[in-house]
RNA sequence: GAUUUAUUAAGAAGAGGGGAGAGAUUAGGCUCUGUGAACCUCUAGCAACCCUUUCCUGAUCAAAAGGAAAAAAGGUGCUAAAACCUAUCCCGAUGUUGGGAGAUAAUAAUUU
Numbered sequence: 001g002a003u004u005u006a007u008u009a010a011g012a013a014g015a016g017g018g019g020a021g022a023g024a025u026u027a028g029g030c031u032c033u034g035u036g037a038a039c040c041u042c043u044a045g046c047a048a049c050c051c052u053u054u055c056c057u058g059a060u061c062a063a064a065a066g067g068a069a070a071a072a073a074g075g076u077g078c079u080a081a082a083a084c085c086u087a088u089c090c091c092g093a094u095g096u097u098g099g100g101a102g103a104u105a106a107u108a109a110u111u112u
Stems, first nucleotide, its partner, number of pairs: 001112002004109005013043005021032003026087004044079003049075002052070006083104001088101005
């Protein structure tokens, strides 16, 4: 990098360095930013995907697999705004709006 599955309106920030941009890409909108952006480091936190523990199902002594609950030591991830909003399609209201699906993306785990 690719594959498959799942999740994405909840949650959680300080310090030091840095020095002008940032919110994935393109366009439009909107927002954050010298009262210091991206990025790096440290510390703290959030969450519960993997891992861990218990229970249930599993023809059953066991195992694979599935479900429920707990926990937070370990592996990741995350800590402005819905994945900031819209873009393609469908449905409805109606003169600028509501709902759903998709696409794309991010993250985890599986396979490669």
Molecule: SAM riboswitch aptamer (S box leader)
Organism: Bacteroidales bacterium